[in-house]
Context: one part of a larger RNA
RNA sequence: UGGCGGGAGAGCACACAAGGAGUGGAGGCUGCGGUUUAAUUGGAUCCAACGCCGGAAAUCUUACGGGGAUCGACAGCAGAAUGAAGGUCAGUCUGAAGGGCUUACCAGACAAGCUGAGAGGUGUUGCAUGGCCAUCGUCAGCUCGUACCGUGAGGCGUGCGGUUAAGUCCGUUAACGAGCGAGACCCACGUCCUAUGUUGCUAAUCCGAGAGGAUGCACUCAUAGGAGACCGCUGGUGAUAAACCAGAGGAGGGUGUGGGCUACGGUAGGUCUGUAUGGCCCGAAUUUCCCCGGCUACACGCGGCCUACAAUGUAUAAGACAAUGGGAUGCAACUCUGAAAGGAGAAGCCAAACCCCAAACUUAUACUUGGUACGGAUCGAGGAUUGUAACUCAUCCUCGUGAAGCUGGAAUUCCUAGUAGACGAACGUCACUAUCGUUCGUCGAAUCUGUCCCUGCUCU
Numbered sequence: 001u002g003g004c005g006g007g008a009g010a011g012c013a014c015a016c017a018a019g020g021a022g023u024g025g026a027g028g029c030u031g032c033g034g035u036u037u038a039a040u041u042g043g044a045u046c047c048a049a050c051g052c053c054g055g056a057a058a059u060c061u062u063a064c065g066g067g068g069a070u071c072g073a074c075a076g077c078a079g080a081a082u083g084a085a086g087g088u089c090a091g092u093c094u095g096a097a098g099g100g101c102u103u104a105c106c107a108g109a110c111a112a113g114c115u116g117a118g119a120g121g122u123g124u125u126g127c128a129u130g131g132c133c134a135u136c137g138u139c140a141g142c143u144c145g146u147a148c149c150g151u152g153a154g155g156c157g158u159g160c161g162g163u164u165a166a167g168u169c170c171g172u173u174a175a176c177g178a179g180c181g182a183g184a185c186c187c188a189c190g191u192c193c194u195a196u197g198u199u200g201c202u203a204a205u206c207c208g209a210g211a212g213g214a215u216g217c218a219c220u221c222a223u224a225g226g227a228g229a230c231c232g233c234u235g236g237u238g239a240u241a242a243a244c245c246a247g248a249g250g251a252g253g254g255u256g257u258g259g260g261c262u263a264c265g266g267u268a269g270g271u272c273u274g275u276a277u278g279g280c281c282c283g284a285a286u287u288u289c290c291c292c293g294g295c296u297a298c299a300c301g302c303g304g305c306c307u308a309c310a311a312u313g314u315a316u317a318a319g320a321c322a323a324u325g326g327g328a329u330g331c332a333a334c335u336c337u338g339a340a341a342g343g344a345g346a347a348g349c350c351a352a353a354c355c356c357c358a359a360a361c362u363u364a365u366a367c368u369u370g371g372u373a374c375g376g377a378u379c380g381a382g383g384a385u386u387g388u389a390a391c392u393c394a395u396c397c398u399c400g401u402g403a404a405g406c407u408g409g410a411a412u413u414c415c416u417a418g419u420a421g422a423c424g425a426a427c428g429u430c431a432c433u434a435u436c437g438u439u440c441g442u443c444g445a446a447u448c449u450g451u452c453c454c455u456g457c458u459c460u
Stems, first nucleotide, its partner, number of pairs: 008460006015451002019415005026307008034298002042053002064293006074116004079110001086106003090102004120282002123280003129276001131271003134267003141180006148155002159172004185260005191227007200217002205214003230253001233247005309408001313367007325356003330349002334345004374405001379400007421443008
């Protein structure tokens, strides 16, 4: 000077408290450990590993196991018109193959036999590295110039009194200034105005039985550009300050809300398996290609999620309302067909034009507390789709079967408002497959006006 304390003080945070929904018990999905295995490739292991490596692996991916095959620029030595490398009928080895071997033919200039040296390596080292990322932490900190103090390391400034989300601002002080960070800034949403109206809209007018069309751009919406919020105004508190409290006006009020932006540094944090890259190693194999298998195993343990245990429910029938996105090897209306998954045709759309396109909800009826008309695991049978291929190992439909489970111990997670929770949708991955991830809308609460305690952080 830092770090630490079961030392003291001050402050903050879904940290606790007050509440809501859970997890931990069941079945399943998925990741990890362990065990097993020819192989079950490898990495990540407190927060900050474990639906993570965009990692939903049938082949490919793929790095692993088994089997087969292929590849040496360049240089030197040996070989080669006494025929190199290459191609091929037949036979044989083989899962298969002029890939090897036997025999024969074609053809005409190079050559992998040895030594070096390469190409290549998802081989090793993230404790040799770059780059990127995580985390402390969107925490309020981290520093510099000059001056001053100290022999010096260093200190001061950055302290103190207030205040703030904030080293935010005010006042004061041997300090005066400045930089990075905070803020400002950028994007979206919420209100209004102006401009422009097609593929958008339809108040008024006209045509039409209606669907719709015309006129129109008022409204919605879209695309641009502006306005608006600043403690600006009023009252109070305060030191006449900074600021705080209440109010008015306002679409919005005190950082409006949600994102982006993450200081100096720490964690020898993660990644050599995205790429780059030093060293080391392999180099006819640790390179490359093909086939099959494995990553999908299963006495068990752990994490995350999905579905439930029912009546605020389940089933059947009818009816209603979104937003974001995506679409040419594509999205597909509509018609026919099938009990359904699906199939056969097929309009439109390169998209504000056409298509993908809701569910919870509402109405009616049934069920009446039972392991049930709850729950759907498991298994049997039949069918459909994708794809070269569905046995190991895909998804969907129908019929049958109908397991555990009656709200979960100790413990523990998330959340303060359009939030939690409930409900579905789209996209990413993608030939097929979503209980995953990223977004989107629909319905929509309870509690907190506190800081004794737990956890963590900042300052003295």
About this RNA
A computed fold for a 460-nucleotide part of an RNA from an uncultured archaeon, annotated as small-subunit ribosomal RNA, 3' major domain. Model confidence (mean pLDDT): 81 of 100. RNAcentral holds the full RNA, with entries from ENA and SILVA.